Molecule: RNase P RNA; transfer RNA
Organism: Clostridiaceae bacterium
RNA sequence: CAAGCAUACUGAAUGAUCGCGAAUACAAUCCGAAAGGAUGUAUUUGAGGAAAGUCCGGGCUCCGCAGGACAGGGUGCUGGGUAACACCCAGUGGAGGCGACUCCCAGGAAAGUGCAACAGAAAAUAACCGCUCAGUUCAAUACUGAGCAAGGGUGAAAAGGUGAGGUAAGAGCUCACCGGCAGCAUGGUGACAUGCUGGCCGUGUAAACCCCACCCGGAGCAACACCGCAGUGGAAGAACAAGCUGGUCCGGCUUAUUUCCCAAGGUGGCUAGAACCAUACAGUAAUGUAUGGUCAAGAUAGAUGAUCAUUCUCGACAGAACCCGGCUUAUAGGUAUGCUUGCACA
RNA sequence: CGGGGUGUAGCUCAGUUUGGUGGAGCGCUUGCUUCGGGAGCAAGAGGUCGCAAGUUCAAAUCUUGUCACUCCGA
Numbered sequence: 001c002a003a004g005c006a007u008a009c010u011g012a013a014u015g016a017u018c019g020c021g022a023a024u025a026c027a028a029u030c031c032g033a034a035a036g037g038a039u040g041u042a043u044u045u046g047a048g049g050a051a052a053g054u055c056c057g058g059g060c061u062c063c064g065c066a067g068g069a070c071a072g073g074g075u076g077c078u079g080g081g082u083a084a085c086a087c088c089c090a091g092u093g094g095a096g097g098c099g100a101c102u103c104c105c106a107g108g109a110a111a112g113u114g115c116a117a118c119a120g121a122a123a124a125u126a127a128c129c130g131c132u133c134a135g136u137u138c139a140a141u142a143c144u145g146a147g148c149a150a151g152g153g154u155g156a157a158a159a160g161g162u163g164a165g166g167u168a169a170g171a172g173c174u175c176a177c178c179g180g181c182a183g184c185a186u187g188g189u190g191a192c193a194u195g196c197u198g199g200c201c202g203u204g205u206a207a208a209c210c211c212c213a214c215c216c217g218g219a220g221c222a223a224c225a226c227c228g229c230a231g232u233g234g235a236a237g238a239a240c241a242a243g244c245u246g247g248u249c250c251g252g253c254u255u256a257u258u259u260c261c262c263a264a265g266g267u268g269g270c271u272a273g274a275a276c277c278a279u280a281c282a283g284u285a286a287u288g289u290a291u292g293g294u295c296a297a298g299a300u301a302g303a304u305g306a307u308c309a310u311u312c313u314c315g316a317c318a319g320a321a322c323c324c325g326g327c328u329u330a331u332a333g334g335u336a337u338g339c340u341u342g343c344a345c346a
Numbered sequence: 347c348g349g350g351g352u353g354u355a356g357c358u359c360a361g362u363u364u365g366g367u368g369g370a371g372c373g374c375u376u377g378c379u380u381c382g383g384g385a386g387c388a389a390g391a392g393g394u395c396g397c398a399a400g401u402u403c404a405a406a407u408c409u410u411g412u413c414a415c416u417c418c419g420a
Base pairs, nucleotide, nucleotide: 001342002341003340004339005338006337007336008335009334010333012311013310014309015308016307017306018305020046021045022044023043024042025041026040028039029038030037031036048317052328053327055326056325057324058323059322060220061219062218063217067250068249069248070247072216073215074214075213076212077091078090079089080088081087092106093104094103095102096101107211108210112209113208114205115204116203128152129151130148131147132146133145134144135143136142160178161177162176163175164174165173179201180200181198182197183196184195185194186193187192224268225267226266227265233261234260235259236258241255242254243253244252275294276293277292278291279290280289281288282287312315347419348418349417350416351415352414353413356372357371358370359369366403374390375389376388377387378386396412397411398410399409400408
């Protein structure tokens, strides 16, 4: 210098004027039956790294409090982190790359069932062609019986692989190496690794049913609470029953102080939080602890825009709606740190 | 905000459950028939199964992600 890998950050800047939402202060006035709301002035403040998809996990709220069984769903190497997770960190094994490094729904097929089209004898109790021996036959061919699984052929896949010995022919039948499995020993918290022993060699598929281990009650801020309309309002409803209750059953609970409707009016819920920033300590790390500091949109027909001036590298994807942690997807350009490979020069 | 469904030929739909050569009707093209057209008869063409990745010997079908359309509920 070129090509690349990993991690983190950024996502045009400054000022003025006008407009819109919110908060606070002040001032009165107006709207409404009320609850409540509006208007004016001043000050302060007003989108993101993904606000998105809604794919996971939780907070919060209600369901008469969620206990059991079955069903259903989810997760799936090991250890750790966390409020929790399908997330993150560290490792193990496998795959890819020269490498930095990246990727993996990565439990069980020796519990059982199913499936493996076409081809092929056979798709898992192998024998079509074939090899060998014996018998029939003068002999060959052929036929019958027995043994075998090396070679051929089919197929995505064919009964551990390669080589040697051995044999009538063959074969883990025996031996060497390789692969798998089982047992033992050592190391490791563990996944697992290494070594030794044993011919033990029992296809694939679980992103087919299933088995094993662990986890999961349901609904969602239009949840939910309060005020108003709104008054002795209307309707339903009597127990071996009705309902809460959500897939089912059991259990539990409620029953006139019950349930539903008049109800698309208003307020709260609403943003101070598993929050953010800095430092120190513990830890390989994720993360945790302690101390100090900061307050940063909150609408409810739904604000966050426009114009002007100056500057640059001339600006991508994109717009909050209860909140938070992740994942996934979209994204012009720029910055920082560490590392890899190649080339050149010293 | 929550839940479900669909995407296959130009159009309307089967096939996905249980993975094994992608089909039907209408339409289109060519030929026959007719004086000509329609109808009829015969033959034929037309498909990245929305897109991407994975599992598997093999994917329209199974899994994951993603895009579009559509329905329902509060």